RNA sequence: ACGGACCUCUGGAGAGACCAAUGACGGCGCCGAAGGGGCAAGAGCUUUUGAAAGCUUAAUCUCUCAGGCAAAAGGACAGAGUUAUAAAA
Numbered sequence: 001a002c003g004g005a006c007c008u009c010u011g012g013a014g015a016g017a018c019c020a021a022u023g024a025c026g027g028c029g030c031c032g033a034a035g036g037g038g039c040a041a042g043a044g045c046u047u048u049u050g051a052a053a054g055c056u057u058a059a060u061c062u063c064u065c066a067g068g069c070a071a072a073a074g075g076a077c078a079g080a081g082u083u084a085u086a087a088a089a
């Protein structure tokens, strides 16, 4: 210096402005890209004479707990940027 983290700006999908109720509980149908859960062909590790066995590990995959299904808000991710900072080269 780059990268990464916080922050700022921009873009950013999907699915009922459903039914019922009259004060907020309920019913049915849906979505996946806050968060969360789950999974290994492969990769790594361990044991064993060896086959083999066991353990660990991911996602935009999957589940739909949470969240969401007009607008608004939120929103994974992407681009740009400010500030501060460790190690290594």
Stems, first nucleotide, its partner, number of pairs: 007081005016028001018027002029069003035065001036063003042057006
Molecule: Glycine riboswitch aptamer
Organism: Ruminiclostridium herbifermentans